RNA sequence: GCGGGCGUGGUUCAGCGGCAGAACGUCUCCUUGCCAAGGAGAAGAUCGGGGGUUCGAAUCCCCUCGCCCGCU
Numbered sequence: 001g002c003g004g005g006c007g008u009g010g011u012u013c014a015g016c017g018g019c020a021g022a023a024c025g026u027c028u029c030c031u032u033g034c035c036a037a038g039g040a041g042a043a044g045a046u047c048g049g050g051g052g053u054u055c056g057a058a059u060c061c062c063c064u065c066g067c068c069c070g071c072u
Base pairs, nucleotide, nucleotide: 001071002070003069004068005067006066007065010024011023012022013021018055026042027041028040029039030038048064049063050062051061052060
């Protein structure tokens, strides 16, 4: 330099055009003599950044940043 993959709550991942979900973690409550386990509930991401297409974009297109893999 060229090609490809990935980037979404704190963490690991889903979502593949129609108002962003799960698990774990965190917080509150219940249960318990205490802890753990278990039960109920809550908060937390406008989707790496910018632009475009569309009535509507995490999702499609372009540019760009970071990480990983391959090639030269």